[in-house]
């Protein structure tokens, strides 16, 4: 250096659920705390998924006709790398 992940070693990450804290919200972060993971390490770059605050357009109601308020729709610029693909890095064994 391809390829792999049986079997060992020595660590590593941490789902749910709480709990504080930050967001509108998916969710994020820190503490618990393990379901699990051999890239569950790093990058939202494609696709699927979640949210809908802002915009839009529409219904109600208000109004000093400037506009404001509720309400369901719609729509990622937002999340999500522990859905799948793709990009970068890497330990240990093994052949």
């Nucleotide at each position: 250096g391809c390829a792999u992940g049986a079997c060992a070693a020595g660590g590593g990450c941490a789902a749910a659920c709480c709990u504080g804290u930050c967001g509108a919200a998916a969710g994020g972060c820190a503490g618990u705390g393990a379901c699990g993971c051999a890239a569950a390490g790093c990058c939202a770059c494609g696709g699927a998924u979640c949210u809908a605050a802002a915009g839009c357009a529409c219904g109600c109601g208000g109004g000093a006709c400037a506009c404001c308020g509720c309400g369901g729709g719609u729509c990622a610029c937002g999340a999500c790398c522990g859905c799948c693909g793709g990009g970068c890095u890497g330990c240990c064994g093994u052949u």
Molecule: c-di-GMP-I riboswitch aptamer
Organism: Salinisphaera orenii MK-B5